[in-house]
Predicted 3D model of a 74-nucleotide RNA (transfer RNA) from a Pseudomonadota bacterium.

Parts: sequence; C1' cells; structure tokens
RNA sequence: GGCAGGGUAGCUCAGCUGGCUAGAGCGGUGGAUUCAUAACCCACAGGUCGAGAGUUCAAGUCUCUCCCCCGCCA
Repeated sequence: GGCAGGGUAGCUCAGCUGGCUAGAGCGGUGGAUUCAUAACCCACAGGUCGAGAGUUCAAGUCUCUCCCCCGCCA
C1' cells in the first nucleotide's frame, strides 16, 4: 500500500428490513433473605451508538471522508 471484519453501558456483546422508549449477561449501588457471608430474588443508576458531513418526515442501521483495533496479502 491492497482486501476483509470490527468500534453500541465499566467489561463481553445483541440490535434482523431505517420507525414507537437503545437492550441482554456480567459488574456497580440499594433492598430483601441469612447469626453472618456467598448464591438466589427485587429495584435503581450507568450510553455524545468512534468523529464529522450527507440522504430522509425519521439514522445505531443507508452514503461519503477521517481516526482506531484485529486478520490476510504484498
């Protein structure tokens, strides 16, 4: 340099064909339970969806440019 995949919560990831409020598990906080701890149960908090622009009534999702990570080729 070329090709392909990826970037969404603290971590691992889902989000199908553009549409109602952006979700799960783990983790965190509080509660319940227990003599106590763990496990189990309930609730809550936590997100510029990598950055910018475009298309659209509407973008995590489509298009363009850039940044970063991983793989293959040279």
The prediction has a mean pLDDT of 82. Lineage of the source: Bacteria > Pseudomonadati > Pseudomonadota. Its Rfam family is "tRNA". About the family: Transfer RNA (tRNA) molecules are approximately 80 nucleotides in length. The family's RNA type in Rfam is transfer RNA.